[in-house]
RNA sequence: GGUCCUAUAGACUAAUGGUUAGGUCACCAGCCUUUCACGCUGGCAGUAGGGGUUCGAAUCCCCUUAGGAUCA
Numbered sequence: 001g002g003u004c005c006u007a008u009a010g011a012c013u014a015a016u017g018g019u020u021a022g023g024u025c026a027c028c029a030g031c032c033u034u035u036c037a038c039g040c041u042g043g044c045a046g047u048a049g050g051g052g053u054u055c056g057a058a059u060c061c062c063c064u065u066a067g068g069a070u071c072a
Base pairs, nucleotide, nucleotide: 001071002070003069004068005067006066007065010025011024012023013022018055027043028042029041030040031039048064049063050062051061052060
């Protein structure tokens, strides 16, 4: 340098182009408990960046960024 793959919350992980972007753990608050733990309820927090296609994009296309694989 060429080709290919990946990027969703603090961590992990879902999501036929039409969902309020879902779940688990963590964190916070409350309940329970003599207290802690367990358990229950609620909350916080996310689509790498930019552009395009479309009535509608996490999803499709292009570029960039970061990481990985492979060829040279």
A computed fold for a 72-nucleotide RNA from a Bacteroidota bacterium, annotated as transfer RNA. Its Rfam family is "tRNA". It is annotated as a transfer RNA. Its mean pLDDT, the model's own confidence on a scale to 100, is 81.